[in-house]
Molecule: transfer RNA
Organism: Candidatus Pacearchaeota archaeon
RNA sequence: GCCUGUAUAGCUCAGCGGCUAGAGCACGAGUCCUGUAAACUCGGGGUCGGGAGUUCGAAUCUCUCUACAGGCU
Repeated sequence: GCCUGUAUAGCUCAGCGGCUAGAGCACGAGUCCUGUAAACUCGGGGUCGGGAGUUCGAAUCUCUCUACAGGCU
C1' cells in the first nucleotide's frame, strides 16, 4: 500500500427497511430471611463509532473517515 471483517446499555451479544431499540450478566430499590447469600418482583441506563447519501421511513442499504482484528504484498 491492497483486501476482508467488526463497532448497538457498564460487560457479553441479539436485532428481515416500518410495533416504543431488546436479552443475559452487572447496577439500584423492594419482598422473603435472625443476618448474608439465593430466589422472586420492579426500576435506571442507548441518540446503534463520526459524517454524508438513498428512501415516505435507516441500527439495518451505499460512500467516506476513525478505531480494532485478520489476510496479502